[in-house]
Context: one part of a larger RNA
RNA sequence: CACCGCCCGUCACACCACGAAAGUCGGCAACACCCGAAGUCAGUGGCCUAACCCUCCGGGGAAGGAGCUGCCGAAGGUGGGGUUGGCGAUUGGGGUGAAGUCGUAACAAGGUAGCCGUACCGGAAGGUGCGGCUGGAUCACCUCCUU
Numbered sequence: 001c002a003c004c005g006c007c008c009g010u011c012a013c014a015c016c017a018c019g020a021a022a023g024u025c026g027g028c029a030a031c032a033c034c035c036g037a038a039g040u041c042a043g044u045g046g047c048c049u050a051a052c053c054c055u056c057c058g059g060g061g062a063a064g065g066a067g068c069u070g071c072c073g074a075a076g077g078u079g080g081g082g083u084u085g086g087c088g089a090u091u092g093g094g095g096u097g098a099a100g101u102c103g104u105a106a107c108a109a110g111g112u113a114g115c116c117g118u119a120c121c122g123g124a125a126g127g128u129g130c131g132g133c134u135g136g137a138u139c140a141c142c143u144c145c146u147u
Stems, first nucleotide, its partner, number of pairs: 003110001005107001008103002011100001013097004018092003023087006031079004039072001041070004047065003052061003113134009
């Protein structure tokens, strides 16, 4: 490259990340209950024992031990929750992408001035109603300011 301008949204195509989603597969830290190894501790200890004591030398006492019981107790099991991550038919919008489709909403009074809020409606931009704003052009008038 200056209206043969600019520009909006739906739709179509490609790619990207994200959300929702029946579900599915894990991680983490706990909780409740079940089971309960090793071991300490407590109790018991009718079986066992060289040291100490007694002895009539047979044994007895003291102390200790095996065993048994209990509390605690790792791993394990069951259960319902918590939290976090992956995947997930399908679905939702978003982003990006020279020359796709439909229209033309906005920018000039953009050809119905535009915009904001809200409600309803419509392939889409959007339209209409109600209220509000001027960040509206034009014409006329009034007030004020500057020269």
A computed fold for a 147-nucleotide part of an RNA from an Acidimicrobiales bacterium, annotated as small-subunit ribosomal RNA, 3' minor domain. The prediction has a mean pLDDT of 83. NCBI's taxonomy places the organism under Bacteria, Bacillati, Actinomycetota, Acidimicrobiia, Acidimicrobiales. The sequence was found in a public genome assembly.